The prediction has a mean pLDDT of 76. This is a predicted structure of a 124-nucleotide RNA (FMN riboswitch aptamer (RFN element)) from Firmicutes bacterium UBA5500. The model forms 100% of the base pairs in the Rfam consensus. NCBI's taxonomy places the organism under Bacteria, Bacillati, Bacillota. Rfam family: FMN riboswitch aptamer (RFN element). Its family is annotated with FMN binding in the Gene Ontology. About the family: The RFN element is a highly conserved domain that is found frequently in the 5'-untranslated regions of prokaryotic mRNAs that encode for flavin mononucleotide (FMN) biosynthesis and transport proteins.
RNA sequence: UAGAACCUUCAGGGCAGGGUUAAACUCCCGACCGGUGGUAAUGCGUAAGCUAGCCCACGAGCUGUAAAGCAGAGCUGGUGAGAUUCCAGCGCCGACGGUAUAGUCCGGAUGAUAGAAGGUGCAU
Repeated sequence: UAGAACCUUCAGGGCAGGGUUAAACUCCCGACCGGUGGUAAUGCGUAAGCUAGCCCACGAGCUGUAAAGCAGAGCUGGUGAGAUUCCAGCGCCGACGGUAUAGUCCGGAUGAUAGAAGGUGCAU
C1' cells in the first nucleotide's frame, strides 16, 4: 500500500388553506415529499468536488409451505461533438394492514435493509 474477515455507529421525507359529509390529513380544489449505488464533458465551484423520484441497478414491500414469482412514473424545446442527468416548459409516479377510498395519518417498525462512515486484528 492493497486484500479478505470481524466489530461499532448511522442509514426516509411529506396535505398549509378551503369544500362536501354524521364522520375524510383517505373524496373534491389545492398543498407538500423524494432512500441507496452508478452515470453526469456542457450546469455550479478558483479548485477539490457537487448535481437524476420517473436512464441503469439495488433496497424496503407484496404473493407463495417451498422452489419461485410480482414490484411505480417523462415527454417537448434549448445548448452542445456528446444530456431522458444541465436550462426552460408541461406532465407523471408512489408496498401491505387499519380507517369514509391514504405517497403524506395510525400500525407491523425501539424492526429490517440497499449502503455510508469509523475501528479491530490477520495474512501477503